Model confidence (mean pLDDT): 77 of 100.
Bacterial RNase P class A from a Desulfobacterales bacterium, 390 nucleotides, folded computationally.
It is recorded under the gene name rnpB.
The source organism's lineage runs through Bacteria, Pseudomonadati, Thermodesulfobacteriota, Desulfobacteria and Desulfobacterales.
It matches the Rfam family "Bacterial RNase P class A". Rfam describes the family as follows. Ribonuclease P (RNase P) is a ubiquitous endoribonuclease, found in archaea, bacteria and eukarya as well as chloroplasts and mitochondria.
[in-house]
């Protein structure tokens, strides 16, 4: 230097100009709105809306069924499917990572193609035995034939060592055994079941003993076991509340004419069966919910750790809703490339400064928290491994 691995940090700063938005104060303005000043104004993921809670409303005596979820252990937590520390398994040379990690000797089911056979059943090739057929060789021979051996063929039987198929084939190696074979027997190894001792809170681990017991895989198939789970979500929900049209009540009125029209009043004329007030529900609209909290920072203490407890501090301050939080310019900083000049080193290489050019990602709160997952630019440190050079 390359490659990798783990943890952590940043997400630009300052100034100017022009804007957006919330609040306070002041001024103007008829409601409403406008202006000035000051203060505040996105994230590490605000995202996906996946999991768990708070909160709100509805439901609910208790128990069960159905349905859904979770699934090694112990701890942490308000809770969790999250986290921590471990166990076991697994990937990597390693640092380190990953795990949907209960049960397949409860039951049911599944396994393409290939293969004899995909689980208590079977035999394609092969190996072995038997009788038969025809053939060859040898021997005997009274020349009819007989006997022995060999190989061939189909038939009957034995076998599961070997071959072959498959992702997976009914333990492995060796010796004995056998006609050939086989846990058929034995030794060792592996597994299973039962069991003893020791360690550990526990998952589990270590050291033995017994039984030839060898009982394959899949539960991200049904299922079984253990534990957990009421529903809907801030468009929850609470409050204030217009116009219009319904509802309820009271009063007045229908030839004893309320009320309305004839530009203000009276008379008069015309039309006339409703008119006025109050109450209540809902809608539009508005206010709250809604920003001080399972909070932050610092410190001390406990714990391996997740985390918990005590004390102190204030510079804790988005709250929009057709949805603000921005744009431009300048300076500085950061990163990359080029070039020049130095410093260190034998060298590979490391490093400082100036100049020129370029770059700056993913992404935008919407009731609030705890997580997970996904997206993404740059930097720092520890560790692992390796090349080159010396």
């Nucleotide at each position: 230097g390359g490659a990798g691995u783990a943890a952590c940090c940043c997400a630009a700063a300052c100034g100017a100009u022009c804007g957006c938005u919330g609040g306070a104060u002041c001024a103007a303005u008829u409601u409403u709105u406008u202006g000035a000043u000051c203060c505040g104004g996105a994230g590490g993921a605000a995202a996906g809306u996946c999991c768990g809670a708070a909160c709100a409303c509805c439901g609910c005596a208790g128990g069960g069924c159905a349905g859904g979820g979770u699934g090694c252990u112990u701890c942490a937590u308000a809770a969790c499917g999250u986290g921590a520390a471990g166990u076991c398994g697994u990937g990597g040379c390693a640092a380190c990572g990953c795990g949907a990690a209960g049960g397949a000797a409860a039951g049911u089911g599944c396994a393409a193609c290939a293969g004899a056979a995909a689980g208590u059943a079977u035999a394609c090739c092969g190996c072995c035995c038997g009788a038969c057929a025809a053939c060859a060789a040898g021997c005997a021979g009274u020349c009819a034939u007989g006997c022995u051996u060999g190989a061939u063929g189909g038939c009957g039987g034995g076998u599961a060592a070997g071959g072959g198929u498959g992702a997976a084939a009914c333990g492995g190696u060796g010796c004995g055994g056998u006609a050939a074979g086989a846990g058929c027997g034995c030794a060792c190894c592996a597994g299973u079941u039962c069991u003893u001792c020791a360690g550990g809170u526990g998952a589990c681990u270590g050291a033995g003993g017994a039984a030839g017991c060898u009982c394959g895989g899949c539960a991200a198939a049904c299922c079984c076991c253990a534990c957990c789970c009421g529903g809907u979500g801030c468009a929850a929900g609470a409050c204030c509340a217009a116009a219009u049209a319904g509802g309820g009540g009271a009063g007045c009125g229908u030839u004893u004419g309320a009320g309305g029209g004839c530009g203000g009043c009276c008379c008069g004329c015309c039309c006339a069966a409703g008119c006025u007030c109050c109450c209540g529900g809902g809608u539009a609209g508005g206010u709250c919910g809604c920003a001080a909290g399972a909070g932050a920072u610092g410190u001390c203490g406990g714990g391996c750790g997740a985390c918990c407890g005590g004390c102190a501090u204030g510079a804790c301050u988005a709250g929009a809703u057709g949805a603000a939080u921005g744009a431009u310019c300048g300076u500085u900083g950061c990163c990359c490339g080029g070039c020049u000049c130095g410093g260190g080193g034998u060298a590979a290489c490391c490093u400082g400064a100036a100049c020129c050019g370029g770059g700056a990602a993913c992404a935008g709160a919407a009731u609030u928290c705890g997580g997970c997952u996904u997206a993404c630019g740059g930097g720092u440190u520890g560790c692992u491994u390796u090349g080159a050079c010396c």